[in-house]
Context: one part of a larger RNA
């Protein structure tokens, strides 16, 4: 010097990103216990007091012994020593200290998030993430839908719509607004479009044969074979017509206006499928921003309460509240302390030096 411990004057978070770490608290008994609340809780809330030993008193258990009685029995009655358990009271004793060692909650307030108990990144993350009961929608009538498999088959289920599968939301309370134009899904079938197939009009190639003449060329050309192939016919789909938001999603701009000023209930106009309702709001969302005001501090970019100018909140991608709960996160206070002012001393282990 490093590590692990112990003690520490005065102060007591001044340390620090942050009370991280440490300290405080601690068992049992008695008293006492707030807001809030889903009436269960909150609660060991908080906050007080007691705690050892001896004697006496009280009382439970056991009951030696003694005395008496009789139906003489392993009998009954009375009394009661000793041992032992417990409560309270009184008196006394010792110490700084009595759950004397060890084991054994620090507490309160505030806000956010998630209702809760649970689950998770085996080996840097335990959380506000996942799950959850509850809610809603969609599919599925049984050889169910769905899933695995090439198939046989199996699961679903020896279940049957109070069931099963898929999706979203996430206890509970109050609620969940407008838009179906786009995308999706469901339904519809008049018309348009439309594949293979059916169909076969028409046309080409080949040439038996005919014609012409310069006799080996040109031209016409049936049947057959072969090639191309129009009209017409024809399903779903798409176009089209409706419905549907706890489907994917979306939810405006400009100008003017009231008898101080300011503001604009009101009016005009453009666009849209419709222009954001209730709530909440500088927020886990606010750029400007340390917004402004209030509170707390001597002093507060954090925190709490408001305001609303919401860059870019908003209703099951749920909105707003919420008791209880949380090794979650924020801020404050009390207690407590070597975290610090600012160090010091001691113990053990290691390092180091010498042998």
């Nucleotide at each position: 010097c490093u590590c692990u411990c112990g003690u520490u004057a005065a102060g007591g978070a001044a340390c620090u990103c942050g009370g991280c770490a440490a300290a405080u608290u601690g068992g049992c008994c008695c008293c006492g216990u707030a807001a809030c609340u889903u009436c269960g809780g909150a609660a060991u809330a908080a906050g007080g007091g007691g705690u050892a030993c001896c004697u006496u008193a009280u009382u439970g258990g056991u009951g030696a012994g003694a005395u008496c009685c009789u139906u003489u029995a392993c009998g009954g009655a009375u009394u009661a020593a000793g041992c032992u358990g417990a409560u309270u009271a009184a008196g006394g004793u010792c110490a700084c200290a009595g759950u004397a060692a060890a084991u054994a909650g620090g507490u309160g307030g505030u806000a956010g998030c998630g209702a809760c108990u649970g689950u998770u990144u085996a080996g840097c993350a335990a959380a506000a993430a996942c799950a959850c009961a509850g809610g809603u929608c969609u599919g599925u009538g049984c050889u169910a839908a769905g899933a695995u498999g090439c198939a046989a088959a199996u699961c679903g289920a020896u279940g049957u719509a109070u069931a099963c599968a898929g999706a979203c939301u996430g206890a509970c309370g109050c609620c969940u607004g407008c838009c179906c134009a786009a995308u999706g899904c469901u339904g519809g079938a008049a018309g348009g479009u439309c594949a293979a197939g059916g169909g076969g009009a028409a046309u080409g190639g080949u040439u038996a044969g005919g014609g012409a003449c310069u006799u080996g060329u040109c031209u016409c050309g049936a049947a057959g074979c072969u090639a191309u192939g129009a009209a017409c016919u024809u399903a779903a789909g798409c176009c089209c017509c409706a419905g549907u938001g706890a489907a994917u999603g979306g939810c405006g701009g400009c100008c003017g206006u009231a008898a101080c000023u300011a503001u604009g209930a009101c009016g005009g106009u453009c666009c849209u499928a419709a222009g954001g309702u209730a709530g909440c709001g500088a927020a886990a969302u606010u750029c400007c921003u340390u917004g402004u005001c209030g509170g707390g501090u001597a002093a507060g970019u954090u925190c709490c309460g408001a305001c609303c100018u919401g860059c870019a909140u908003g209703a099951a991608u749920g909105g707003c509240g919420u008791a209880a709960c949380g090794a979650c996160u924020u801020c404050c206070a009390c207690g407590c302390u070597g975290u610090c002012u600012c160090g010091a001393c001691g113990a053990g282990a290691g390092g180091c030096u010498c042998g």